[in-house]
RNAcentral holds the full RNA, with entries from ENA. A computed fold for a 723-nucleotide part of an RNA from a Thermoplasmata archaeon, annotated as large-subunit ribosomal RNA, domain II. NCBI's taxonomy places the organism under Archaea, Methanobacteriati, Thermoplasmatota, Thermoplasmata. Its Rfam family is "Bacterial large subunit ribosomal RNA". Its family is annotated with structural constituent of ribosome and ribosome in the Gene Ontology. Model confidence (mean pLDDT): 84 of 100.
Context: one part of a larger RNA
């Protein structure tokens, strides 16, 4: 783990509320009594309860035949819409009673009461099961700590302390040798007592402390039988909170006793209907409560109510900006009753100059706690539209709850923090409490969708090569990285003749760009400087000439030359060439740990951009057909006929109305021509259940109505038993 049988909202009293019943300005008996005797019994008895008046603290005092509004019925009138009267109940005024009392509070123009059953709060164990605890009596020192009183026990070997003896030296005290001698919480080590290391073996064990090898003490504060004492806030304690019977930071049992538990866990048939909170405030309050918000179910009332949108009239100080106020703040001028520091002159008085303040003007920045201004949006009224209400909204009253740990995601011109699947808020939507389809599987809250039972159909989000249902569609571009084929599911700075559009400037048939032939020269080795410096270490300047061009030199290169080579120019070709810039789409930058993922397979399109036609896809939409809900309508109250764009998920919770189990009245049946009960197995019901048949069994069983219940199991490390 499994199977069976147990197993958790219940009983009393009082209190409130609903339902139904009896009486009704009255209701009602309680102890008790009588009659009767296995009664959901009858009949008595009126005490006492409640209720018929309130107000006041008391003393006390002590209440509606009024008037208007009107919903429903009802009556009139109208085809009808509709209207007009009357108006139970309902509202308002007026009156009244009492409190000093029309500033004001409570009251007043009669409904209770008794019993049943139910819903809830209250005291009791109070749905059931669980504590460590506290208190009291009581046994307990056979373990085990000390203490007493009596007794046992310590193989062997080692060292040799005082004292003593002799011998020497010494004037003695005395020293010193050598012998004896036999001291010690001395030394080694068994027995015995212990228990260092292996952090060994075992570790459902040989044991609820064992076992091995190692190790400590082993004449001592030594180990040891027996006997006897100290007892639970008590005792021993060479002191470890240690031990006091395998129990100890306060034994053990039995009792208070079912302690208490704001906490875990569990709490048993069925359908139908509506449905939540994780907020606000207070709390020795944060794991809970109360109290309002929200939800549920009944009543009342009677006509208006408002979520949305747009005008129209009001509030408002946020974002934003702004410097005019408060506060901060860069430069730069200018001022003066000349206020403060410094310098410098002067004997001093006090004089200049500077660098600050202050004031003022230009410039340039800033504020959650600044503001000359100022949104969008919130929000109040009122129109108008849309919604929603006589099938009763709006509102008012009562019963009964749960909840009070949230959570994602979109926004916020919302704090906070480097951020975070981060913390705090508001707005809105989800998920909690929501299936269904897509997102490969999986995946509370992303996309589409809000689901009674079916049946065929159209679509929706997402798809359409093959797994896998639907184009190997169509047109026109992009990518060559396998980028890509992931909505989100990783990537930056930077870099590059990858390429595809684009703009902008130039050059270019008087032939441009490359590329190939050929020139690229004189004065000149320019002055300098320097071992040398010749176009090319390095400084100055950078002219002339000849030319179709050719720098006092572009870059290689010598020790300095030399050489090569560019600018430039001509010739051959003979048609675009250069620069800069702006997009898409690729490339690199780019590293992680068993071998590996776009789901995969593969794809060059089956990839990405854009058009564009058809098809697939769900509980979504639509038709059909049933069920339930609700609400009309007729009614024999059992049903029937309708409507439903505006019913049909549902957790906590409330409501309604069932099935089944044991009894019990009253009533009807069934059984040896097989009763319950078991076992397959056919039917009917949304379903709890039920009903037939065959078997098997061998004596009792069941509808119908009412009433009474120790009344319905999968869980509670549930309880006993069984295997």
């Nucleotide at each position: 783990g499994c199977c069976a049988g147990g197993g958790a909202g219940u009983u009393u009293c009082g209190a409130u509320c609903u339902a139904u019943g009896g009486c009704g300005a009255g209701g009602u008996u309680a102890a008790g009594g009588c009659c009767a005797a296995u009664a959901c019994g009858g009949c008595c008895c009126a005490a006492g309860c409640c209720g018929c008046a309130g107000g006041g603290a008391a003393a006390c005092c002590g209440a509606c035949a009024g008037u208007c509004c009107g919903c429903a019925g009802c009556g009139c009138c109208g085809c009808a819409a509709g209207g007009c009267g009357u108006c139970a109940g309902g509202g308002a005024c007026g009156g009244g009673g009492u409190g000093c009392g029309c500033u004001c509070g409570c009251c007043c123009g009669a409904a209770g009461u008794c019993a049943u059953a139910g819903g809830u709060g209250g005291a009791a164990g109070a749905c059931c099961c669980g504590a460590a605890g506290c208190c009291a009596a009581u046994c307990g020192a056979u373990c085990u700590a000390a203490g007493c009183g009596u007794g046992g026990g310590u193989a062997g070997g080692u060292u040799g302390a005082a004292g003593c003896c002799u011998g020497c030296c010494g004037a003695a005290a005395g020293g010193u040798a050598g012998g004896u001698g036999g001291a010690g919480g001395a030394c080694c080590g068994a027995a015995c007592c212990g228990g260092u290391g292996u952090u060994g073996a075992c570790g459902u064990g040989c044991a609820a402390a064992u076992c091995a090898c190692u190790c400590g003490g082993a004449u001592g504060a030594c180990c040891u039988g027996u006997g006897c004492u100290u007892a639970g806030g008590g005792g021993u304690g060479a002191a470890a909170g240690g031990c006091c019977a395998a129990u100890c930071u306060a034994g053990a049992c039995u009792g208070g006793g079912a302690a208490u538990a704001g906490c875990u866990g569990g709490u048993u048939c069925c359908u139908c209907c509506u449905g939540a909170a994780a907020c606000u405030a207070c709390u020795c309050g944060c794991a809970g409560g109360u109290a309002g918000g929200u939800c549920u179910c009944g009543g009342c009332c009677g006509a208006g109510c408002u979520a949305g949108c747009a005008c129209c009239g009001g509030a408002u100080g946020u974002a934003g900006a702004g410097c005019a106020c408060c506060g901060a703040u860069u430069a730069c001028g200018g001022g003066a009753a000349g206020c403060g520091g410094g310098a410098c002159c002067g004997a001093a008085a006090g004089g200049u100059c500077u660098c600050g303040g202050c004031c003022u003007g230009u410039u340039g920045u800033c504020g959650a706690a600044c503001u000359c201004c100022g949104a969008a949006g919130u929000u109040c009224g009122g129109u108008g539209c849309g919604g929603c209400g006589u099938a009763g909204a709006c509102g008012c009253c009562g019963g009964g709850a749960g909840u009070g740990a949230g959570c994602g995601c979109g926004g916020c011109a919302g704090g906070g923090g480097u951020a975070a699947g981060c913390c705090c808020g508001c707005c809105g939507u989800g998920c909690g409490a929501a299936a269904g389809g897509g997102a490969a599987u999986g995946c509370a809250a992303c996309c589409c969708a809000g689901c009674g039972u079916c049946g065929c159909a159209u679509u929706a989000a997402g798809g359409g090569c093959c797994c896998c249902a639907a184009g190997u569609g169509u047109c026109g571009g992009u990518u060559c990285a396998g980028u890509g084929u992931c909505a989100u599911g990783u990537a930056a700075a930077g870099g590059g003749c990858g390429u595809c559009c684009g703009u902008g400037c130039u050059c270019g048939a008087a032939a441009a760009c490359a590329a190939c032939u050929g020139g690229g020269a004189g004065g000149u080795g320019g002055g300098c400087u320097c071992a040398g410096a010749a176009g090319c270490a390095g400084c100055c300047a950078u002219c002339c000439u000849u030319c179709a061009a050719a720098g006092a030199g572009u870059g290689c290169g010598u020790a300095a030359c030399a050489g090569c080579u560019c600018a430039c120019c001509a010739g051959u070709c003979g048609a675009g060439g250069g620069c800069a810039u702006g997009g898409g789409c690729a490339c690199c930058g780019a590293a992680a740990a068993u071998g590996g993922a776009c789901g995969g397979g593969g794809c060059u399109a089956a990839a990405c951009c854009g058009a564009u036609c058809c098809c697939c896809g769900a509980u979504a939409u639509g038709c059909g057909a049933c069920c339930a809900u609700a609400c009309u309508g007729u009614u024999u109250u059992g049903a029937c006929a309708g409507u439903a764009a505006u019913u049909g998920u549902g957790u906590a919770a409330g409501g309604a109305g069932g099935c089944g189990u044991g009894g019990u009245g009253c009533u009807c049946g069934g059984g040896u021509a097989g009763a319950a009960g078991u076992a397959g197995g056919g039917g009917c019901g949304u379903g709890a259940g039920u009903u037939c048949c065959u078997a098997u069994g061998g004596a009792c069983c069941g509808g119908g109505u009412u009433c009474c219940a120790u009344c319905g199991a999968a869980a509670a490390u549930c309880c006993u038993g069984g295997g």